Predicted 3D model of a 73-nucleotide RNA (transfer RNA) from a Chthonomonadaceae bacterium. Model confidence (mean pLDDT): 81 of 100. RNAcentral holds the sequence, with entries from ENA and MGnify. It matches the Rfam family "tRNA". It is annotated as a transfer RNA. The same sequence occurs in records of 2 taxa.
RNA sequence: GGGGGUGUGGCGCAACCGGGAGCGCGACGGCUUUGCACGCCGUAGGCUGAGAGUUCGAGCCUCUCCACUUCCA
Numbered sequence: 001g002g003g004g005g006u007g008u009g010g011c012g013c014a015a016c017c018g019g020g021a022g023c024g025c026g027a028c029g030g031c032u033u034u035g036c037a038c039g040c041c042g043u044a045g046g047c048u049g050a051g052a053g054u055u056c057g058a059g060c061c062u063c064u065c066c067a068c069u070u071c072c073a
Base pairs, nucleotide, nucleotide: 001072002071003070004069005068006067007066010025011024012023013022019056027043028042029041030040031039049065050064051063052062053061
């Protein structure tokens, strides 16, 4: 320098052919306990790496850029 892959709450990951952004862990609150833990119930937390475009509608398609990773030179 060139090709591929990945980027979604604090962490790990889903989201099927473009149509309501969810799960687990964690955090917080409540119940339970003499107390802690376990267990149960609930709450908060992300506009999806950045920007632009297409579309009635974009996490998903197109373009540019950024970061990480991998292969080739």